[in-house]
Source information: The RNA shown here (Bacterial RNase P class A) has 407 nucleotides and comes from a Bryobacterales bacterium.
Formats: sequence, structure tokens, C1' cells
RNA sequence: GGCGCCGGAUGGAUAGCCGCCGGGUCGGCUUCAUUUCGGUGGAGCAGGCCAGGAGGAAAGUCCGGUCUCCACAGGGCAGCGUGCCGGCUAACGGCCGGGGGGGACCUCUCAUAAGGGGUCUUUACGGAAAGUGCCACAGAAAAUGUACCGCCUUCAGGCCUGAAAGGGCUUGAAGGUAAGGGUGAAAAGGUGCGGUAAAAGCGCACCGCGGUCGGAGUAAUUCGGCUGGCAGGGCAAACCCCACGCGGAGCAAGACCAAAUAGGGGAGGAGGAGCGGCCCGCUCCGUCAUACUUCCGGGUAGGUCGCUGGAGCUGCACAGUAAUGUGCAGCCUGGAUGAAUGGCUAUCGCUUUCGUACCUGUGAGGGUGCGGGAGUACAGAAACCGGCUUACAAGUCGGCGUCUGCC
Repeated sequence: GGCGCCGGAUGGAUAGCCGCCGGGUCGGCUUCAUUUCGGUGGAGCAGGCCAGGAGGAAAGUCCGGUCUCCACAGGGCAGCGUGCCGGCUAACGGCCGGGGGGGACCUCUCAUAAGGGGUCUUUACGGAAAGUGCCACAGAAAAUGUACCGCCUUCAGGCCUGAAAGGGCUUGAAGGUAAGGGUGAAAAGGUGCGGUAAAAGCGCACCGCGGUCGGAGUAAUUCGGCUGGCAGGGCAAACCCCACGCGGAGCAAGACCAAAUAGGGGAGGAGGAGCGGCCCGCUCCGUCAUACUUCCGGGUAGGUCGCUGGAGCUGCACAGUAAUGUGCAGCCUGGAUGAAUGGCUAUCGCUUUCGUACCUGUGAGGGUGCGGGAGUACAGAAACCGGCUUACAAGUCGGCGUCUGCC
């Protein structure tokens, strides 16, 4: 110097023209109510002016809350979720700190092995001594232990050697053995010394493990002493056990106002003609209902609220390792519902590339000017808040890796 990875903060600027949204204000118009006839108040319409108007993730909708409605005696079962310890928080599966385990690097004990210390990083990390289940392939054996090869002993046979005793080789049988080989992700504590026919916690030292006692720590855990030759594989991201938590639906929640038309209920329903039921045909009478008038109530369209002042933002101080909390001061900062927060033009910025001129360096290369081309992300609130996860042009800050050049 090039390239790349991880983490933090940032997430183009100016001007002109044309628009959109919700506020404030000014006068105008329309309409309604009221009036002491001068006005006053409400609603709506278009307009002028003023200051505002997406994000770090507004996204995925994964987790937790606020809020709203519904349900709800208490306890248990079932189901789902969480799972080392402590703290923070409204809450969380989130965050902070710590412990244990894994990995990389550095370093110390002369060296190996093993261990100690440090830095960084990572971790779904309760229980396998309640029970059930599973452990492919390979392998003798994958869990009430086992003998494939090997090693050793004894017996029997054969061969060789030897004068003999004996020795050697080999085959078979019986037995001992987990040192060694081999299989596997994993092989019945590990290493070393002793021991033995060969072996073996068989004995011993150290390490590991169990029990117990003591020290440190809020705790997870850790350190040390004594003791036991050693309990006895792995998997709970298999069922399961233990502890803790969890009622359901979601702002299209939910509340209010309320048109036309149709239908429902109450009251009235006069006179004549007519229709329908009680009532099979005709007629009459009665009665009910209808028509009609008026009042009431429910739902729909539509509108209003919920709706944005809040676990709010900024700064400072204090407490705390930190997450975070407390105090003081200042600030108001989106609210749409075919859904606003924008579009176009110009200039500039940034990145990259091409051409050209120049400067600089031993070199990889770097820099400057002019002209042309391309690019300038991911993505957009929809009740609100706290997290997590994912996406992201470009430059920037911090850390790391790698390549190249020079010294």
C1' cells in the first nucleotide's frame, strides 16, 4: 500500500418551480342555532401567511409489556415455554457482571508429558446414583462386562537337537491376562515406577473421581486436609424427573353519534269502497292485522373518539465495574385511512472507470488538474413501548486476518 472479516457511530448538500398531510392564525363565503335584530356561537368550503412532517432498521412479526374487550371460586391433571450464579428492568427467551466447560495465542516450571498464569474468543450450561429407551457402520465386545490377533502357564501329540537330563519349534485342548495391536465418535480411570509366568489399583507416587471436614465467596464455584483403590461409558436439542412462569383474543381491540331503503315494537287507526286471517262456498256482522299518522329502538353506509405528552427527547451532576437508576434544567418532535411526509430541473459533493497533462517515489505505487461515462444503498410509520433477528451504496473510527513492496 492492496484485499477481506468483525464491531461502533453516520446514512448526501444548496437553490428554483409544482404539489401532499395535520396544526396555528387572518379575513371571506355557505349553512344551522340563538338574539335585546347590533350581533354571538357551532359546523363546513376554498384561500393568504407562519413554523413542522419517516428509520437505523419504520422491515420480519420472533419474545416481553402498556392498553381494550371477553372469560374467571380454590386446588390438581394435561399442554406450552424457560433452565449455571448474582444483578438490572414495567416485563422478557433481553441486557450487564461473575463462575464452569471448549478453542486460539503468549508465557513459566531445564526439556517431554502434565500443570500453573495471562490475553482474546465461544458456550441451550438443571438432573444420566428415579425409571424407560437409543448408541448406525466397523468391531471379540457399545454395557447384569468382553478374549479376534497377541502375551503367559499347564497337559497331550509331532518334529529337531542332545549320550542323558533338558532345550527349541510347531499343532490341538484347558486356563490366566485388558500390557500391546486392531475397530470405532466413544472401549471399562490416565501417566510412571514396582510387581508378575504374563498381566492387572495388585501395591505405590502424581493427576482425575467419590465421601467427609475446614477456609474463601451473597451464590455459581473454588482452595486445602483426611479418607476410599474407584463408585463405574455416552445421549435429556429422546421420553422423562425437578424448579419456575403462562387465561383467550387483539386498535379490523373497543366506545359514541347516526342517513336513505327495508324490516321490528308501542299508541292511534275516523267515514266510504276494497284486500287478507279467524271461516269449506256465498252473504252479513264481529274481531285481528294492513293501509295511513305518530313515537321508540337495533343494525348497515358515513362520521367522531381510541390516536399519540410518552417506561418521551436533550444536557449536566451524582451512585454503580457495568447493565441501569436518581436528581436538576431545558424541549414538544409524524398521525394518514386509496392511506400524507413527495416530484422535476440545475449546481455541487462522494465513489468508480476511461482519456489526457503534470508532480512525486529505488519500488509496490501514490497525488493533482481538465474532459467524458456509470453509480449514489437497504428500505418507508399505521395504537404505543422495550428487546431480538435480518437487509444495507459509500466513506469514517477501532480491532483482526491475508497478500505485495521497501528497510
Overview: The source organism's lineage runs through Bacteria, Pseudomonadati, Acidobacteriota, Terriglobia and Bryobacterales. Its Rfam family is "Bacterial RNase P class A". The family's RNA type in Rfam is ribozyme. Its mean pLDDT, the model's own confidence on a scale to 100, is 76. The sequence was found by an Rfam model in a public genome assembly.